[in-house]
RNA sequence: CUCUGAUAAAGCCAAUCCUGUCGCGAGGCAGGUGCGGAAAGCCACGGGUCUUUAUGGUAAGACAGCCGAGCCGCCAGA
Numbered sequence: 001c002u003c004u005g006a007u008a009a010a011g012c013c014a015a016u017c018c019u020g021u022c023g024c025g026a027g028g029c030a031g032g033u034g035c036g037g038a039a040a041g042c043c044a045c046g047g048g049u050c051u052u053u054a055u056g057g058u059a060a061g062a063c064a065g066c067c068g069a070g071c072c073g074c075c076a077g078a
Base pairs, nucleotide, nucleotide: 002078003077004076005075012037013036017032018031019030020029021028022027035065041071042070045068046067047066048063049062050061051060052059
């Protein structure tokens, strides 16, 4: 440097649900819970899904744990 790996160790994240809070909403944030994950780290670039406004026309937003791409990265083995 490349490849493989959740089976090992040290760690990490946190589905769902509950409580509080923000938002028109999808949903976000904090605490608890712990489905799961080798990037469940970052990123809205492409696709996809969802929400709101409009129904004369136009758009704005959310989801990274939906997929792909890009960047960085712990440990073990080869």